[in-house]
This is a predicted structure of a 138-nucleotide RNA (FMN riboswitch aptamer (RFN element)). It was read from a public genome assembly, where an Rfam model found it. The model forms 100% of the base pairs in the Rfam consensus.
RNA sequence: CACAUGUUCCGGGGACGGUGAGAUUCCGUGCCGGCGGUUACAGUCCGCGAACCGCGCGUCUCUGCUUCGGCAGGAGUCUGCGGUCGACUCGGUGAAAUUCCGAGACCGACAGUACAGUCUGGAUGGGAGGAACGUGAC
Repeated sequence: CACAUGUUCCGGGGACGGUGAGAUUCCGUGCCGGCGGUUACAGUCCGCGAACCGCGCGUCUCUGCUUCGGCAGGAGUCUGCGGUCGACUCGGUGAAAUUCCGAGACCGACAGUACAGUCUGGAUGGGAGGAACGUGAC
């Protein structure tokens, strides 16, 4: 240095005003941008994660049957796989940029509630991944 493996830690940001009986949800004006990759820095390129749905295996629990070996069914949980899941153009520089610079746009899970990227909640959760340290063999 690269590989394998273990432990620990880290791992999402953002609001005010107006109307109204009621909205941090409407209207107005703001603000925010997870992770890896990409010849060069990305919310909008290629993928991943969170959320929802389906299927399979294992596991635990419940019910029924039983020749006591098990079998069948329901629900939950973990894990794997699949599906669903948003958005960019023009000009400039350059060897190279939908990533930089200039300009103008656009997007944002589910549940709750006067319609939510920004409030509350599942979540003191999970997690793409990142870092440090240790061990092994070369």